[in-house]
This is a predicted structure of a 252-nucleotide part of an RNA (large-subunit ribosomal RNA, domain VI) from a Bryobacterales bacterium.
Rfam family: Bacterial large subunit ribosomal RNA.
The prediction has a mean pLDDT of 85.
Context: one part of a larger RNA
RNA sequence: CGUAGGAAACUUGAGAGAUGCUGCCUUUAGUACGAGAGGACCGAGGCGGAUGAACCUCUUGUGAUCCAGUUGUCACGCCAGUGGCACAGCUGGGUAGCGAAGUUCAGUCGGGAUAAGCGCUGAAAGCAUAUAAGCGCGAAACCCAACUCAAGAUAAGGUUUCCCUGAAGGGCACUUGAAGACUACAAGUUUGAUAGGACGGAUGUGUAAGUAUGGCAACAUGCGAGCUAACCGUUACUAAUUGCCCGUUCGG
Numbered sequence: 001c002g003u004a005g006g007a008a009a010c011u012u013g014a015g016a017g018a019u020g021c022u023g024c025c026u027u028u029a030g031u032a033c034g035a036g037a038g039g040a041c042c043g044a045g046g047c048g049g050a051u052g053a054a055c056c057u058c059u060u061g062u063g064a065u066c067c068a069g070u071u072g073u074c075a076c077g078c079c080a081g082u083g084g085c086a087c088a089g090c091u092g093g094g095u096a097g098c099g100a101a102g103u104u105c106a107g108u109c110g111g112g113a114u115a116a117g118c119g120c121u122g123a124a125a126g127c128a129u130a131u132a133a134g135c136g137c138g139a140a141a142c143c144c145a146a147c148u149c150a151a152g153a154u155a156a157g158g159u160u161u162c163c164c165u166g167a168a169g170g171g172c173a174c175u176u177g178a179a180g181a182c183u184a185c186a187a188g189u190u191u192g193a194u195a196g197g198a199c200g201g202a203u204g205u206g207u208a209a210g211u212a213u214g215g216c217a218a219c220a221u222g223c224g225a226g227c228u229a230a231c232c233g234u235u236a237c238u239a240a241u242u243g244c245c246c247g248u249u250c251g252g
Base pairs, nucleotide, nucleotide: 001152005163006162007161008160009159010158011157015149016148017147021049022048023047024046025045026044027043033038051106052105053104054103055102059100060099061098062097066093067092068091069090070089071086072085073084074083075082076081110144111143112142117137118136119135120134164251169246170245171244172243173189174188175187176186177185194239195238196237197235198234199233200232201231204227205226210223211222212221213220214219
């Protein structure tokens, strides 16, 4: 942009894609079979491997925006307390998010028509013959089924509800996002919790500063914790201001 007004929700499925794997153990059963040695089909159950999808409760990795420890040096006049630089100075942990080595799930069952193959009935050819007419069984392959997408399927489908003239509706703009290269998509724009802030919580770190006591001191102990990203909730304090454009005549 189209689908001859617009919006929303729910759908049909032409068609397309993905999947399709496999081992071991137990039982049936030491049964059938076999002189014995050995040793099943069919069926039932369990545990795995590889692969794939989704997710982050657990485990684990990362986590240069969180916390703590610590070395050298410089600065804040000094002490104390902090800050800069040194690979993020080094070290120990770690929220969210994103991952896998983590968690959950999947391949099924069943049906149709068949291949090789095995048959029934049966003539040509009084017999025989699975074939000539006719009728069956039979595989991870094929078609369904099951999973995903799907009306740009231009043959552009269907159902329901609502709206109507500068309308309905859409776009621009702005605040943003578990959405994203851009676009798009999604949530909002004061009739507001969209983002930031604030407050409370969670989580992480591990007991701040200060002060008292002990010790020559490093330090230890007591009182007291402090700080805390992306997480959760609440709250209009700040920013989503005012607006502008497109779109018409009940649908050729």
RNAcentral holds the full RNA, with entries from ENA.